[in-house]
Context: one part of a larger RNA
RNA sequence: UGACGGGGGCCCGCACAAGCGGCGGAGCAUGUGGCUUAAUUCGACGCAACGCGAAGAACCUUACCAAGGCUUGACAUACAGGGAAAUCCGGCAGAGAUGCCGGGUCCGCAAGGGUCCUGUACAGGUGGUGCAUGGUUGUCGUCAGCUCGUGUCGUGAGAUGUUGGGUUAAGUCCCGCAACGAGCGCAACCCUCGUUCUAUGUUGCCAGCGCGUAAUGGCGGGGACUCAUAGGAGACUGCCGGGGUCAACUCGGAGGAAGGUGGGGAUGACGUCAAAUCAUCAUGCCCCUUAUGUCUUGGGCUGCACACAUGCUACAAUGGCCGGUACAAAGGGCUGCGAUACCGCAAGGUGGAGCGAAUCCCAAAAAGCCGGUCUCAGUUCGGAUUGGGGUCUGCAACUCGACCCCAUGAAGUCGGAGUCGCUAGUAAUCGCAGAUCAGCAACGCUGCGGUGAAUACGUUCCCGGGCCUUGUACA
Numbered sequence: 001u002g003a004c005g006g007g008g009g010c011c012c013g014c015a016c017a018a019g020c021g022g023c024g025g026a027g028c029a030u031g032u033g034g035c036u037u038a039a040u041u042c043g044a045c046g047c048a049a050c051g052c053g054a055a056g057a058a059c060c061u062u063a064c065c066a067a068g069g070c071u072u073g074a075c076a077u078a079c080a081g082g083g084a085a086a087u088c089c090g091g092c093a094g095a096g097a098u099g100c101c102g103g104g105u106c107c108g109c110a111a112g113g114g115u116c117c118u119g120u121a122c123a124g125g126u127g128g129u130g131c132a133u134g135g136u137u138g139u140c141g142u143c144a145g146c147u148c149g150u151g152u153c154g155u156g157a158g159a160u161g162u163u164g165g166g167u168u169a170a171g172u173c174c175c176g177c178a179a180c181g182a183g184c185g186c187a188a189c190c191c192u193c194g195u196u197c198u199a200u201g202u203u204g205c206c207a208g209c210g211c212g213u214a215a216u217g218g219c220g221g222g223g224a225c226u227c228a229u230a231g232g233a234g235a236c237u238g239c240c241g242g243g244g245u246c247a248a249c250u251c252g253g254a255g256g257a258a259g260g261u262g263g264g265g266a267u268g269a270c271g272u273c274a275a276a277u278c279a280u281c282a283u284g285c286c287c288c289u290u291a292u293g294u295c296u297u298g299g300g301c302u303g304c305a306c307a308c309a310u311g312c313u314a315c316a317a318u319g320g321c322c323g324g325u326a327c328a329a330a331g332g333g334c335u336g337c338g339a340u341a342c343c344g345c346a347a348g349g350u351g352g353a354g355c356g357a358a359u360c361c362c363a364a365a366a367a368g369c370c371g372g373u374c375u376c377a378g379u380u381c382g383g384a385u386u387g388g389g390g391u392c393u394g395c396a397a398c399u400c401g402a403c404c405c406c407a408u409g410a411a412g413u414c415g416g417a418g419u420c421g422c423u424a425g426u427a428a429u430c431g432c433a434g435a436u437c438a439g440c441a442a443c444g445c446u447g448c449g450g451u452g453a454a455u456a457c458g459u460u461c462c463c464g465g466g467c468c469u470u471g472u473a474c475a
Base pairs, nucleotide, nucleotide: 001475002474003472004471005470007469008468009467010466011465012464013463015459016458019422020421021420022419023418026313027312028311029310030309031308032307033306034304035303042053043052064299065298066297067296068295069294070293073122077121078120079119080118081117082116083115088103089102090101091100092099093098106113107112124288125287127286128285129284133282134281135277136276137275138273140271145184146183147182148181149180150179151160152159153158164175165174166173190265191264192263193262195233196232197231198230199229200228201227205222206221209220210219211218236259239253240252241251242250243249315415319374320373321372322371323370324369325368331362332361333360336355337354341350342349343348381412386407387406388405389404390403391402392401428451429450430449431448432447433446434445
């Protein structure tokens, strides 16, 4: 100087407390461990691994296994020699890779080019080492810290500044001070939501004026409104009052769409963990070279006495079922989205209007509201499991897809010890869309809107963190 303390002081954070809803019990989904296996490819392991890499494992992917093949190779460059073919079309054998047979052609005047064969250099490796590395990322933590120059003090390591008194979300600002300044962080500048103005009105809108319809901005027209797209304004403790060191600041109020960082996002200092990644990529060294490379078929990554993690669905009446009826936002669409209509109980099929989309389509929002029914039961709750029949995608749904219909109707009556999330348009609850994608194991993830709470006395305690101080036989 740090680190540590079941030392002290001060202060924060859904850290506790106060509340609301869960998890832990059940069934299923997904990930992991273990076991099994020819293989169940590899990585990730407290927080910070375990719906993680994977935003799509039937083949492919694919790295694993078995079997069958190839050896200048699936891919690149160069050189030497050689061929008139190679690609292509047809046939045969084969699980296919591939092999054989037949047919059929190179471009250019030339040099040469393309292609194939042989040979040599070499290719290739998701083989090892993340404890050799770059790059990227997680974490403490959006915590308020981390440092430097000069000066001063100290023999020196170092100290001071950065401590102190206030204050703040903040090393934020003020005051003081052997310090005076500065840098990286904080804040602001950026995006978005909330108010308003101006401009512009098509595909958007329809107040007023007409036309028309069973009905609809459908039409003429209009720019008022909504909305869209740009550009401004607006919030600064600016104003008033109290407190305060005539300070920083803080409390209350006015006005205002918004008030003291207005809400949200992006943004992550010096560093810590030999943290993660050699399997995104790059790369040193080591290793393989008729194989640890490469091609193919099939299998596996989906196995199942079990254990854990994260979710979904429930156990019901604030509910289930049936009928009617209302209101979103944000997205996606040409190898695409696919309307009206018709067929089918349905998944879906036929068909193909319109739309490269503020125009058309996906599209039905759902909870909600209005009626009806069920009456506390393992039930008209719950939907697992299994049997049968189908639909769709795809070369192909046996291993191993999703969905629909009929039948079946399991566990489950609110969950032990313990444990998690959340402070407001939040939790809870309800649906919608997208990426990936032929299809889909999505109940995941990322967004979007609808309905919409309760509680916070307080900081004694648990956890994590910041500053000062103290002890130390630790570095």

Model confidence (mean pLDDT): 85 of 100. This is a predicted structure of a 475-nucleotide part of an RNA (small-subunit ribosomal RNA, 3' major domain) from a metagenome. It matches the Rfam family "Bacterial small subunit ribosomal RNA". Its family is annotated with ribosome and structural constituent of ribosome in the Gene Ontology. The RNAcentral record of the full RNA draws on SILVA.